[in-house]
């Protein structure tokens, strides 16, 4: 310089173009004489910017950011 991979919640990960969804972690409430443990319940997330389409997390283009590979 070029090619190819990923990027979704605090973390690990789903998700056929047709409501964004688990476990983990947090928070409130039960339950315990206290904590752990256990039950209920909340709150959190598509790296940016364009395009295409009724409709994008998903398809196209550019761009950060991270990995690889050639030279």
């Nucleotide at each position: 310089g070029c090619c190819c991979c990923c990027a979704u919640a605090a973390c690990u990960c789903a998700a056929u173009g047709g409501u964004a969804g688990a476990g983990u972690a947090u928070c409130u409430c039960c339950c315990u004489u206290u904590u752990a443990a256990g039950g209920a319940g909340g709150a959190a997330a598509u790296c940016c910017a364009g395009g295409u389409u009724c409709g994008a997390g998903u398809c196209c283009u550019g761009g950060u950011g991270g990995g690889g590979g050639c030279a």

This is a predicted structure of a 71-nucleotide RNA (transfer RNA) from Parcubacteria group bacterium Gr01-1014_30. It was read from a public genome assembly. Lineage of the source: Bacteria > Bacteria candidate phyla.